Predicted 3D model of a 109-nucleotide RNA (Glycine riboswitch aptamer) from Virgibacillus halodenitrificans JCM 12304. Rfam family: Glycine riboswitch aptamer. Gene Ontology term of the family: glycine biosynthetic process. Of the family's consensus pairs, 91% are formed in the model. NCBI's taxonomy places the organism under Bacteria, Bacillati, Bacillota, Caryophanales, Virgibacillus halodenitrificans.

RNA sequence: AUGAUUACAAGGGGAGAGAUUAUGGGGAAUGAAAGCGAAUUAAUUCCGCCGUAACGCCGAAGGAGCAAACAAUUGUGAAUCUCUCAGGCAAAAAGACUCUUGUAGGACG
Numbered sequence: 001a002u003g004a005u006u007a008c009a010a011g012g013g014g015a016g017a018g019a020u021u022a023u024g025g026g027g028a029a030u031g032a033a034a035g036c037g038a039a040u041u042a043a044u045u046c047c048g049c050c051g052u053a054a055c056g057c058c059g060a061a062g063g064a065g066c067a068a069a070c071a072a073u074u075g076u077g078a079a080u081c082u083c084u085c086a087g088g089c090a091a092a093a094a095g096a097c098u099c100u101u102g103u104a105g106g107a108c109g
Stems, first nucleotide, its partner, number of pairs: 006104008018055001020054006026047005056089003062085001063083003069076003
C1' cells in the first nucleotide's frame, strides 16, 4: 500500500445414491381361549429406536492412483478426473468447493 498466496472466525449457498431385504433386541397398538388363579399373557400388526448379516448403489469429509513436465531409473507430479479403503444412500446433521464480512499475516511491486 486499491495488500498476493494463505490461515482462522461468523453468516449465506452447497450434489449423489436403499424410507432395501432377512434377523435379534427394544418399543407401540390390538388383544383372546382354557382356567380358582397364573393378563403389562398367547397371538397378530406396526416402527426413518439400537445391533447383526446379505445384496444393490453414491462421491464432494479423509485416503489412494496418474498426464504433461522435471529429475534421471524410478522418483517428484493437479483436479469437481479415476478408485471406493474409509465415509455415505428420508429429514436433520455432515459436506469438497464457493460468496460476504472480520481478524491475522506481509509476497510481487